[in-house]
């Protein structure tokens, strides 16, 4: 220093021809149990790395930056 790929919940990943962001784990309550785990029903939790553009409307479409990882010189 060229080229590509990723960044979304505390982890771990979804959401594709642009239309109000979900799931598993964990956290929590609350049933169940002699206690606890399991089960079982329900809560909580996000300015989608960031900063602009396009758009009636951007997680997603372009630009520029962070960060990380891969190849190549």
């Nucleotide at each position: 220093c060229u080229g590509g790929g990723c960044g979304u919940a505390g982890c771990u990943c979804a959401a594709u021809c642009g239309g109000u962001a979900g799931a598993g784990c964990a956290c929590u309550u609350g049933g169940c149990u002699g206690u606890a785990g399991a089960c079982c029903a329900g809560g909580c939790g996000g300015u989608u790395g960031u900063c602009g553009g396009u758009u009636c409307g951007a997680u997603u479409c372009c630009g520029g930056c962070c960060g990380c990882c891969c190849a190549g010189a």
Predicted 3D model of a 73-nucleotide RNA (transfer RNA) from a Thermoplasmatota archaeon. The RNAcentral record of the sequence draws on ENA. The source organism's lineage runs through Archaea, Methanobacteriati and Thermoplasmatota. It matches the Rfam family "tRNA". By type it is a transfer RNA. From the family's description: Transfer RNA (tRNA) molecules are approximately 80 nucleotides in length. The coordinates come from a structure-prediction model, not an experiment, and the mean pLDDT is 81.